[in-house]
RNA sequence: GACUUAUCAAGAGCGGCUGAGGGACGGGCCCUGUGACGCCGCGGCAACCAGGUUCCCCUGGGGGAGCGCGGGUGCCAAUGCCCGACUCGAUGAGCC
Numbered sequence: 001g002a003c004u005u006a007u008c009a010a011g012a013g014c015g016g017c018u019g020a021g022g023g024a025c026g027g028g029c030c031c032u033g034u035g036a037c038g039c040c041g042c043g044g045c046a047a048c049c050a051g052g053u054u055c056c057c058c059u060g061g062g063g064g065a066g067c068g069c070g071g072g073u074g075c076c077a078a079u080g081c082c083c084g085a086c087u088c089g090a091u092g093a094g095c096c
Stems, first nucleotide, its partner, number of pairs: 001096001003094006013042005021031003025084004043076003048072002051069001052067007080088001
């Protein structure tokens, strides 16, 4: 990067560095020198995957439900900001 699949109205910010853009795209509407975007530190949210654990089912092994213990990701302005395009994007998991 391509494909498949699930989710996307809930939730969660402070500090440091930097210095002009950012919210994917078009239109809108916003955020932003009272410091955006980005990076770093710490903190937090959530529970996709893995592990752990409890119970149940069929029983070599697997399946289902729960717990948050939080390892791998993700996320912490606005419903994915709104509308449009209807397949556009983001994230997880799997696969090539």

A computed fold for a 96-nucleotide RNA from an Actinomycetes bacterium, annotated as SAM riboswitch aptamer (S box leader). Its mean pLDDT, the model's own confidence on a scale to 100, is 81. Rfam family: SAM riboswitch aptamer (S box leader). Rfam links the family to the GO term regulation of gene expression. It was read from a public genome assembly, where an Rfam model found it. The organism belongs to Actinomycetes, within Bacteria.